[in-house]
RNA sequence: UUCACGAAAAGGCAAACCCUGAGCAAUCGGGGGGCGCAAAGCCGUGGGUCCUGCGUCGAGCAGGACAGCCAGGCUGCCGAA
Numbered sequence: 001u002u003c004a005c006g007a008a009a010a011g012g013c014a015a016a017c018c019c020u021g022a023g024c025a026a027u028c029g030g031g032g033g034g035c036g037c038a039a040a041g042c043c044g045u046g047g048g049u050c051c052u053g054c055g056u057c058g059a060g061c062a063g064g065a066c067a068g069c070c071a072g073g074c075u076g077c078c079g080a081a
Stems, first nucleotide, its partner, number of pairs: 005079002012037002017032006035068001041074003045071003048066007
């Protein structure tokens, strides 16, 4: 120095819920608030779940959402055992 790993330290992010705005909706933005998180930083590549429309209302098809559902990819703070 790097990989693995995750004690400590410095910090970081921010669930539910409330207010407000956008959206048909899933959901997202801002403020408050903290359940938690060593990637709860980024990426819709695969699976999955959710929403909208179509459909012979069946199988499916088209569009969208979720990165704090899982897997995967990229990047990153610190340095004990």
The RNA shown here (c-di-GMP-I riboswitch aptamer) has 81 nucleotides and comes from an Abditibacteriales bacterium. NCBI's taxonomy places the organism under Bacteria, Pseudomonadati, Abditibacteriota, Abditibacteriia, Abditibacteriales. The coordinates come from a structure-prediction model, not an experiment, and the mean pLDDT is 89.